Record summary: A computed fold for a 116-nucleotide RNA from Amedibacterium intestinale, annotated as FMN riboswitch aptamer (RFN element). The coordinates come from a structure-prediction model, not an experiment, and the mean pLDDT is 79. The sequence is in RNAcentral, with records from Rfam. Its Rfam family is "FMN riboswitch aptamer (RFN element)". From the family's description: The RFN element is a highly conserved domain that is found frequently in the 5'-untranslated regions of prokaryotic mRNAs that encode for flavin mononucleotide (FMN) biosynthesis and transport proteins.
RNA sequence: CAAAAACUUCAGGGUAGGGUGUAAUUCCCAACCGGCGGUAAACCCCGCGAGCCUAAAGGCAUGAACCGAGUGAAAUUCCGGUGGCGACAGUAUAGUCUGGAUGAAAGAAGUAUGUC
Numbered sequence: 001c002a003a004a005a006a007c008u009u010c011a012g013g014g015u016a017g018g019g020u021g022u023a024a025u026u027c028c029c030a031a032c033c034g035g036c037g038g039u040a041a042a043c044c045c046c047g048c049g050a051g052c053c054u055a056a057a058g059g060c061a062u063g064a065a066c067c068g069a070g071u072g073a074a075a076u077u078c079c080g081g082u083g084g085c086g087a088c089a090g091u092a093u094a095g096u097c098u099g100g101a102u103g104a105a106a107g108a109a110g111u112a113u114g115u116c
């Protein structure tokens, strides 16, 4: 100085209270939560991960936002307002319980090695 790969560690949060019922944290009223990268700071923009199948590649599945006579060079990300969304299996119908999972991964940080 540059590049590939290795090792180590880290890497997801959330139903208070009430109603009905034989039974529901699953229905109803209400409450609470929001992985990673990009970018003017994002659950809702663009992608990725997580799930299922496969030896692998890969395939399938994969949710939701607008307005502003707010600011600004720039914001669907900040501010204001009003909304919306949430894998699979189990079970009285689940974003929040139990389970696969003290798992895995997107990625982040650090360490050392090697070459000139």
Base pairs, nucleotide, nucleotide: 006111007110008109009108010107017029018028019027031096032095033086034085035048036047037046038045043084044083051060052059053058065082066081067080068079070078088099089098090097